Notes:
This is a predicted structure of a 72-nucleotide RNA (transfer RNA) from Leptolyngbya sp. 'hensonii'. The organism belongs to Leptolyngbya, within Bacteria. The prediction has a mean pLDDT of 82.

């Protein structure tokens, strides 16, 4: 420096152009002498930054950052 591939809530991960969606985690309540587990509910997202294309973009498309692997 060239190739790939990925980047979505506090973590892990759906969504495969048309209402962003589950777990874990937190938060309040119920059980309990309490605590844990356990049941219910509930908060949490400018889908890494910009722009194009579209009637619509997490999705196509091009730059920018970042992160991984390969090769010099």
């Nucleotide at each position: 420096u060239g190739c790939a591939g990925c980047g979505u809530a506090g973590c892990u991960u759906a969504a495969u152009g048309g209402c962003a969606a589950a777990g874990c985690c937190c938060c309040a309540a119920g059980c309990u002498c309490a605590u844990a587990a356990c049941u219910u509910g509930g908060u949490c997202a400018u889908u890494g930054c910009g722009a194009g294309u579209u009637c619509a973009a997490a999705u196509c498309u091009c730059g920018c950052c970042g992160c991984u692997g390969c090769g010099a």